[in-house]
RNA sequence: AAAGUCGGCCAGGCAAUCGCCGGAUACGCGAGUAUCGGGAGGAAAGUCCGGGCUCCGCAGGGCAGGAUGCCAGCUAACGGCUGGGCGCUAUAAGCCGCAAGGCGAAGGCGACGGAAAGUGGAACAGAGAGUAGACCGCCGGUCGGGGCAACCCGGUCGGUAAGGGUGAAACGGCGAGGUAAGAGCUCACCGCGUCGGCGGCAACGUUCGACGGCACGCUAAACCCCAUCCGGAGCAAGACCAAAUAGGGAAGCAUGGGCGUGGCCCGCGCUGCUUCCGGGUAGGUUGCUUGAGCCUGCCGGUGACGGCAGGCCUAGAGGAAUGAUUGCCGAACCCCGCGAGGGGGGAACAGAACCCGGCUUAUCGGCCGGCUUUCCAA
Repeated sequence: AAAGUCGGCCAGGCAAUCGCCGGAUACGCGAGUAUCGGGAGGAAAGUCCGGGCUCCGCAGGGCAGGAUGCCAGCUAACGGCUGGGCGCUAUAAGCCGCAAGGCGAAGGCGACGGAAAGUGGAACAGAGAGUAGACCGCCGGUCGGGGCAACCCGGUCGGUAAGGGUGAAACGGCGAGGUAAGAGCUCACCGCGUCGGCGGCAACGUUCGACGGCACGCUAAACCCCAUCCGGAGCAAGACCAAAUAGGGAAGCAUGGGCGUGGCCCGCGCUGCUUCCGGGUAGGUUGCUUGAGCCUGCCGGUGACGGCAGGCCUAGAGGAAUGAUUGCCGAACCCCGCGAGGGGGGAACAGAACCCGGCUUAUCGGCCGGCUUUCCAA
């Protein structure tokens, strides 16, 4: 320098005027007025995970149910993140090649525990789907036919998993020996498995050693088994203040009247007035924004992250404010021009509602950086 790839950041700017929602100060009895200052996001979204906080039998154990699942770490926690392991996989520049094509890094993807606990499933095709299988083929015996013969054809009984064929998948690969033909049947090499050594905290690796002829098949986002975690509901949580009306309780007064019970009287119950009390509704206040907070620097760590020091306060509405108009400047993009330049054009997705950490989804564009490969120069 070119190419690829991954990540981070920003996401129209300035001014004036008129409004809206909070705050502070001053004035005012009050209604309010004046001044100063603040007022959406990277996703505020989906509400998919995790936590704080609050209340509910304080929630210990079990059952049911759910989630997660390679290893180590980070964290308040997580299904998130970081680093590592294993498996799968693509391609740019470039290189190889006549060509077809091949090689080719960073990168991308993975619900990635268990199939020697048990149960189940594998459509179609195929002879056979699991200690499998003889359809074609190959080989042998036998019977029949043909031929002088070598041999050929057909039936039948066996052998054979090398070859063909079916399939997503058919019980290691390749070569040699061996055999009637074959076969890990035997051997070499490759591959695989087990054990040991070595490296690593571990997952795992291993150019090391020994042993085993050696596939043990696939499927657990099928039931299931194992391990770990999970009480439930949510700011419309919850707490406080508290009208009017209706109803409840207590005390006092009246004990006169009315009603009920009853044949009558007493009695009892209801009904009256005053004062007090408590619950609760409307309404108001609070919860509410100082918090796992943000910025800068240093230190530890590969990193996620952690520690220390200094600085900062940065929306709190409640049918729900965060807006509108005008002016100037303006990136992308479009047109003209060889070019310098000129003209047009005008900013994506979106809208806090108790608060955080994530994930996912939407997004006009721009800027910056890391990694890898190749080439050039020194």
The prediction has a mean pLDDT of 78. The RNA shown here (Bacterial RNase P class A) has 378 nucleotides and comes from Dechloromonas sp. H13. NCBI's taxonomy places the organism under Bacteria, Pseudomonadati, Pseudomonadota, Rhodocyclales, Dechloromonas. It matches the Rfam family "Bacterial RNase P class A". Rfam classes the family as a ribozyme. It was read from a public genome assembly, where an Rfam model found it.